A computed fold for a 90-nucleotide RNA from a Syntrophomonadaceae bacterium, annotated as c-di-GMP-I riboswitch aptamer. The organism belongs to Syntrophomonadaceae, within Bacteria. The prediction has a mean pLDDT of 89. Its Rfam family is "c-di-GMP-I riboswitch aptamer". Rfam links the family to the GO term cyclic-di-GMP binding. From the family's description: GEMM was predicted in a large-scale screen for bacterial structured RNA regulatory elements.
[in-house]
C1' cells in the first nucleotide's frame, strides 16, 4: 500500500414515520426518530434502471375539464463503474 472486515476501539451517517418549509410533481431542506449501513461520502454531463408529467406536443370534450406521449425535473439508501477516504483483529 491493495485486499478484507470483527459482537474491537473512537467516531459517522439515517428508513419508515411526525412536524415545519420549498416545489405542479416526483422530490429536497431543517427538525424529530432509527430500518438498516464499513463508504448509507462524492460523481444523476460514464452506463443502465427507477419514481414523476410543470411546459410542450397529439387526441377528447358537454369548454368545467380530461386521456396519451415525454425530462431538460429527481433517485447515490436500486445495479455497475469513476473519484476520495477513519480504524486495524483474522
Nucleotide at each position: 500500500g491493495a485486499c478484507c472486515g470483527a459482537c474491537a476501539a473512537a467516531g459517522g451517517c439515517a428508513a419508515a414515520c411526525c412536524u415545519g418549509u420549498u416545489g405542479a410533481a416526483a422530490a429536497g431542506c431543517a427538525g424529530g426518530g432509527a430500518c438498516g449501513c464499513a463508504a448509507a461520502g462524492c460523481u444523476a454531463a460514464a452506463g443502465g434502471g427507477u419514481c414523476u408529467a410543470a411546459a410542450g406536443c397529439u387526441c377528447u370534450u358537454c369548454c368545467g375539464g380530461g386521456a396519451g406521449c415525454u425530462a431538460c425535473g429527481a433517485c447515490a439508501g436500486c445495479c455497475u463503474g469513476g473519484c476520495c477516504u477513519c480504524c486495524g483483529a483474522a